Record summary: A computed fold for an 85-nucleotide RNA from a Chloroflexota bacterium, annotated as c-di-GMP-I riboswitch aptamer. The sequence was found by an Rfam model in a public genome assembly. Its mean pLDDT, the model's own confidence on a scale to 100, is 90.
[in-house]
RNA sequence: AUCCGAUAAAGGCAAAACCGGCGAAAGCCGGCGACGCAAAGCCAUGGGUCUACGACCGAAAGGUUAUGACUGCCAGGCCGCCGAA
Repeated sequence: AUCCGAUAAAGGCAAAACCGGCGAAAGCCGGCGACGCAAAGCCAUGGGUCUACGACCGAAAGGUUAUGACUGCCAGGCCGCCGAA
């Protein structure tokens, strides 16, 4: 240094639920709270998933559509703390 990852040490993040706010929705932000996480740090780049205001189709019911989201779904890229086996 690389791989790797302890019932190590120092720290870190924070699911669901609830409360407040934003949003058409998915979802996001703050508070509270810990299910978990060794990248649960960052990037929607590829796949995947969710939503469908508007648009288009339709007699209607409804359907299609991302320009909207999700990285705590899987890859990929960038960066990083610690050091037992």